[in-house]
RNA sequence: CGGGGAGUACCUCAGCCUGGCAGAGGGGUGUCUUUGGGUGGCACACGCCGUGGGUUCGAAUCCCAUCUCCCCGA
Numbered sequence: 001c002g003g004g005g006a007g008u009a010c011c012u013c014a015g016c017c018u019g020g021c022a023g024a025g026g027g028g029u030g031u032c033u034u035u036g037g038g039u040g041g042c043a044c045a046c047g048c049c050g051u052g053g054g055u056u057c058g059a060a061u062c063c064c065a066u067c068u069c070c071c072c073g074a
Stems, first nucleotide, its partner, number of pairs: 001073007010026004020057001028044005050066005
């Protein structure tokens, strides 16, 4: 320098291809159960989807640029 992959909740990741209410599990808080704890049940809090633009009625999703990390090549 060129090519590819990853970035989404506190953590691990789906969702992207094919645009239409942002999700799952773990974790956290409260509550019920218990003499108490654990287990279990219920509820709640959690995100402007790496960043900046563009397209569109509408973008996590499509396009462009860019940042970080990983892999391959030179």
The prediction has a mean pLDDT of 81. A computed fold for a 74-nucleotide RNA from a Planctomycetota bacterium, annotated as transfer RNA. It matches the Rfam family "tRNA". Rfam links the family to the GO term triplet codon-amino acid adaptor activity. Taxonomically the source falls in Planctomycetota (Bacteria, Pseudomonadati).